[in-house]
RNA sequence: ACAUAAUAUUAGCAUACUUAUUGAAAAGUAAGGACGCAAAACUACAGGGUCUAAAUACAGUGGUAUAUGACAGCCAGUUGCAAGA
Repeated sequence: ACAUAAUAUUAGCAUACUUAUUGAAAAGUAAGGACGCAAAACUACAGGGUCUAAAUACAGUGGUAUAUGACAGCCAGUUGCAAGA
């Protein structure tokens, strides 16, 4: 210096849900709130996957397809803090 396994302290993040707000929706943001997290930090056309369908096309009033819209707390990739073994 790198890899690996278990763990304490300090600091950090914040699920469901609620309120406000933006949005067609998915979802985002802020506050409250903690299910959890050693990467729950960063990366979303140019890895896989998932959600939505305004608009467009088809269809013909039941809908279907498509991302140019989202999700990094699904996997993945990149970077990385402290103590001890």
The prediction has a mean pLDDT of 76. This is a predicted structure of an 85-nucleotide RNA (c-di-GMP-I riboswitch aptamer) from Acetobacterium malicum subsp. dehalogenans DSM 11527. Of the family's consensus pairs, 95% are formed in the model. The sequence was found by an Rfam model in a public genome assembly. NCBI's taxonomy places the organism under Bacteria, Bacillati, Bacillota, Eubacteriaceae, Acetobacterium malicum subsp. dehalogenans. Rfam family: c-di-GMP-I riboswitch aptamer. Gene Ontology term of the family: cyclic-di-GMP binding.